[in-house]
């Protein structure tokens, strides 16, 4: 340095719901909560879902806690 994820430490995020707000809407912000997670950190490149619009095609968004890339990063049996 790369790979791996057992134990250990130091920690880290926060499902679902609840209030309060944005938003047509998916959803999203902030408090509460704690399902769960080794990248549940960032990132639409790619595919999937979902959302408004259009007569379809198609065009804007939304989810990163749906998958796969891509990139940062803590520990240390091997």
């Nucleotide at each position: 340095u790369a790979a791996a994820u057992a134990a250990a430490a130091a920690g880290c995020u926060a499902a679902a719901u609840c209030u309060a707000u944005u938003g047509u809407g998916a959803a999203g912000u902030a408090g509460a909560g704690a399902c769960a997670g080794a990248a549940a950190g960032c990132u639409u490149c790619a595919g999937a879902u979902c959302u408004g619009a259009a007569u379809a095609u198609u065009c804007a968004g939304a989810u990163g806690g749906c998958u796969g890339g891509g990139u940062u990063a803590c520990a240390u049996a091997u």